[in-house]
RNA sequence: UACUUAUCCAGAAAGGUGGAGGGAUAGCGCCCUAUGAAACCUUGACAACCCUGAUUAAUUUUAAAAUUAUUUAGAAGGUGUCAAUUCGCAUUCGCCCAUGGCGAAAUAGAUAAGUC
Repeated sequence: UACUUAUCCAGAAAGGUGGAGGGAUAGCGCCCUAUGAAACCUUGACAACCCUGAUUAAUUUUAAAAUUAUUUAGAAGGUGUCAAUUCGCAUUCGCCCAUGGCGAAAUAGAUAAGUC
């Protein structure tokens, strides 16, 4: 880099350096930002993907045990995250009180785990 699977309406910020942008994406909208953007550093926090313990069921096994799935508790470690639903739209379909609104799906993206 590519592929597979899962999740994405919940949650959680202070300080220092820095000095003008930022919110993935061409565009539209809306918003954050000199009461200090991005980026980096420190500390803290959130969460529970990996992880740890227990529980129940199934499968394999002579057994021990292992694997998969359910439920539950935890947070030492590996990641991740800490404005707004992944900020909204942007494609398709459906519904409605129809310059619009709501819902579903797709695409794209992010993160994790795994495979080559």

Annotation
SAM riboswitch aptamer (S box leader) from a Bacteroidota bacterium, 116 nucleotides, folded computationally. The sequence was found by an Rfam model in a public genome assembly. The prediction has a mean pLDDT of 81. Lineage of the source: Bacteria > Pseudomonadati > Bacteroidota.